[in-house]
RNA sequence: ACAAGCCCAUCAGCGCCGGGACCCCGAACAUCAGGGGUUGACGAGGUGGGGGAUCUCGAAAUCUUCGGCGGGUGACCCCCGGCUUCCCAGCAGCCGAGAAAUCACGGACAAAGGUCGUUUGUGAGAACGACACAAAACCGUGCGGCUGGGGCCG
Numbered sequence: 001a002c003a004a005g006c007c008c009a010u011c012a013g014c015g016c017c018g019g020g021a022c023c024c025c026g027a028a029c030a031u032c033a034g035g036g037g038u039u040g041a042c043g044a045g046g047u048g049g050g051g052g053a054u055c056u057c058g059a060a061a062u063c064u065u066c067g068g069c070g071g072g073u074g075a076c077c078c079c080c081g082g083c084u085u086c087c088c089a090g091c092a093g094c095c096g097a098g099a100a101a102u103c104a105c106g107g108a109c110a111a112a113g114g115u116c117g118u119u120u121g122u123g124a125g126a127a128c129g130a131c132a133c134a135a136a137a138c139c140g141u142g143c144g145g146c147u148g149g150g151g152c153c154g
Stems, first nucleotide, its partner, number of pairs: 014070004019066001020039006042058003048079004080096005086150006103142005114131007
């Protein structure tokens, strides 16, 4: 360096479940008890350090995306750092090493559900292929601090 095998990661709208709902089994398309299972949030976006309390955006939908538990990159407070003037300091505001938010206008991006199909399971279901459709963050343009000192130009 190459080849093969194994392990870990590719997890934070993430994981789990005893309630609920649903499926299978016993001589049984019923009931009760028991046993074994399935389902239980669809993606987009998101982490300077610490803290406590718990969290953005839309998609789907006559129905459980119900209910519960654990966690958590959002927000808040403190510290640090950056930006708002060419530099420095203070204050104020906004952000997080992609470090300016709001507002206006313009632009872009998904998965599931759905349709068609494949595989798998006795089944509830599960895995997968093709097709389409968001909003926010985001991108472009515009708007976008004060005081003091310094620098530069005239």
The RNA shown here (glmS glucosamine-6-phosphate activated ribozyme aptamer) has 154 nucleotides and comes from a Bacillota bacterium. The organism belongs to Bacillota, within Bacteria. Of the family's consensus pairs, 87% are formed in the model. It matches the Rfam family "glmS glucosamine-6-phosphate activated ribozyme aptamer". Gene Ontology terms of the family: regulation of gene expression and catalytic activity. Rfam's curators write: This entry contains a glucosamine-6-phosphate activated ribozyme that is found in the mRNA for GlmS. GlmS is an enzyme that uses fructose-6-phosphate and glutamine to generate glucosamine-6-phosphate. The ribozyme catalyses self cleavage of the glmS mRNA that is thought to regulate GlmS activity.